[in-house]
Context: one part of a larger RNA
Molecule: small-subunit ribosomal RNA, central domain
Organism: uncultured prokaryote
RNA sequence: CUGGGCGUAAAGGGUGCGUAGGCGGGUAAGCAAGGCGGUCGUGAAAUCUGGUGGCUUAACUGCCAGCCUGCAUUCGAUACUGUAGACCUUGAGUACGAGAGAGGAAAGUGGAAUACCAGGUGUAGCGGUGGAAUGUGUAGAUAUCGGGAAGAACACCAGUGGCGAAGGCGGCUCUCUGGCCUGAUACUGACGCUGACGCGCGAAAGCUAGGGGAGCAAACAGGAUUAGAUACCCUGGUAGUCCUAGCCGUAAACGUUGGGCACUAGGUGUUGGAGGUAUCGACCCCUUCAGUGCCGAAGCUAACGCAUUAAGUGCCCCGCCUGGGGAGUACGGUCGCAAGGCUGAAACUC
Numbered sequence: 001c002u003g004g005g006c007g008u009a010a011a012g013g014g015u016g017c018g019u020a021g022g023c024g025g026g027u028a029a030g031c032a033a034g035g036c037g038g039u040c041g042u043g044a045a046a047u048c049u050g051g052u053g054g055c056u057u058a059a060c061u062g063c064c065a066g067c068c069u070g071c072a073u074u075c076g077a078u079a080c081u082g083u084a085g086a087c088c089u090u091g092a093g094u095a096c097g098a099g100a101g102a103g104g105a106a107a108g109u110g111g112a113a114u115a116c117c118a119g120g121u122g123u124a125g126c127g128g129u130g131g132a133a134u135g136u137g138u139a140g141a142u143a144u145c146g147g148g149a150a151g152a153a154c155a156c157c158a159g160u161g162g163c164g165a166a167g168g169c170g171g172c173u174c175u176c177u178g179g180c181c182u183g184a185u186a187c188u189g190a191c192g193c194u195g196a197c198g199c200g201c202g203a204a205a206g207c208u209a210g211g212g213g214a215g216c217a218a219a220c221a222g223g224a225u226u227a228g229a230u231a232c233c234c235u236g237g238u239a240g241u242c243c244u245a246g247c248c249g250u251a252a253a254c255g256u257u258g259g260g261c262a263c264u265a266g267g268u269g270u271u272g273g274a275g276g277u278a279u280c281g282a283c284c285c286c287u288u289c290a291g292u293g294c295c296g297a298a299g300c301u302a303a304c305g306c307a308u309u310a311a312g313u314g315c316c317c318c319g320c321c322u323g324g325g326g327a328g329u330a331c332g333g334u335c336g337c338a339a340g341g342c343u344g345a346a347a348c349u350c
Base pairs, nucleotide, nucleotide: 004321005320006319007304008303012318014201015200016199017198021194022193023192025088026087027086030083031082033081034080036076037075038074041071042070048066049065050064051063052062053061054060091191092188093187094186095185096183097182099180103177104176105175107173108172109171110154114150116148117147119145120144121143125136126135162169163168206247207246208245209244210243211242215241216240220236221235222234223233258317259316260315261314262313263312266295267294268293269292270291271290272289273288274287275286276285299306300305323350324349325348332343333342334341335340
């Protein structure tokens, strides 16, 4: 080097952008580097294989042939790959029209609820539980009425609905801004796919500085429960949860399923568009494109199941796996303020 795999057995990188590299549409003509055929030189001997001899046989050994799959030389062919140039439009992209959306950033704003503050009414309980107690209340609570100020989250709509690469995104309005779908033409003319390294983004918790703090609530305190109860239940309650700036870089970051392209029965629901039919019109019905679900043929699968959103049939590129424990540990390196992250063994043992 050659093999087999990665939904659940070990194994898809959390996710994108993209460098090198790998791979790459159609036509005709050119070259001949790769690849293909021949010539010539070389490829020591022994060994090896075949044939045939010599030791009584064999081992051993002589001779002949092959082999030495290679390298160099030169000639030839040009289907494939490559290469330089020419052309093409179906891949990719651009322009134009229309469209849907919790996509992102920032500013403003609304109502319900909650706890708090001051006031009115009002009086003996309230609260909480399986039952209680801690707690709270005659210094007037709970309940109720109108008022004030505060922070956080946005009921209904709401939907295997939508958007986003992923993380994720939900009151309303405006501003800025990314992507997507669809229609009909025009234009560019392979400009493409993937992507080691690298760079960006990346829930929650955590960290630094400054704000903020209603509710909730690790830690903590008390009350219960219990044999005990460092818990489950209750009363409180601080970090935190929120904002700004910066770090961290992890997750059951999951569809436990990398990305791209092509092909391979259908049925049914739903979202967004286009066309047709129909109609006074909205529906209905048919076709088609893009998404999102369910059920299923062939096929695949150890089975479960997957099945045009493939785990089917193929091609291209990347990542990863190779018995369990030791161990995602030690050591080293590197990143981080720290917590720790990334990279990542061995002895030993079964």